[in-house]
RNA sequence: CGCCGAAUCCGCUUGGUCGCGGAACGGGGGAACCAAGGUGGCCGCCGUGCCACUGGGGCGAACCUUCCUGAGGGGGAAGGCGCGCAAGCUCUUUCAGCGCGAGCCCGUCAGCUAACCCCGUAGGCGUUCGAAAGAGAA
Numbered sequence: 001c002g003c004c005g006a007a008u009c010c011g012c013u014u015g016g017u018c019g020c021g022g023a024a025c026g027g028g029g030g031a032a033c034c035a036a037g038g039u040g041g042c043c044g045c046c047g048u049g050c051c052a053c054u055g056g057g058g059c060g061a062a063c064c065u066u067c068c069u070g071a072g073g074g075g076g077a078a079g080g081c082g083c084g085c086a087a088g089c090u091c092u093u094u095c096a097g098c099g100c101g102a103g104c105c106c107g108u109c110a111g112c113u114a115a116c117c118c119c120g121u122a123g124g125c126g127u128u129c130g131a132a133a134g135a136g137a138a
Base pairs, nucleotide, nucleotide: 001126002125003124004123008023009022010021011020012019024121025120026119027118028117029116034111037054038053039052040051041050042049043047055109056106057105058104059103063080064079065078066077067076068075069074081101082100083099084098085097089136090135091134092133093132094131095130
């Protein structure tokens, strides 16, 4: 000077830190109405039926299918899908190229959800020297 990300800015206090508050950005909980698992089996009533098994949820792009490998956790490959990427500035779209598809949390509990309530403002990095179109600001 830039990148991922919500993770920035301002004020008060102090010698400074800690701390407190505000704005902005981001996230969760929370009515009415609406919605309300999955797999397998049974039926002589086909249904709001019965039986057995299976907890569920949040942040985030970080998911799905198939194949290989492994005792398993996992690992590898392909396809699909999703995410990210400085050469005047910001935003959107297409093609090309490169990279990513992790991790963490709640604790048996939360669908949507107006009012209302609560929480976060971290951490990690070093990219491009490609092409085309549109809009806006200065």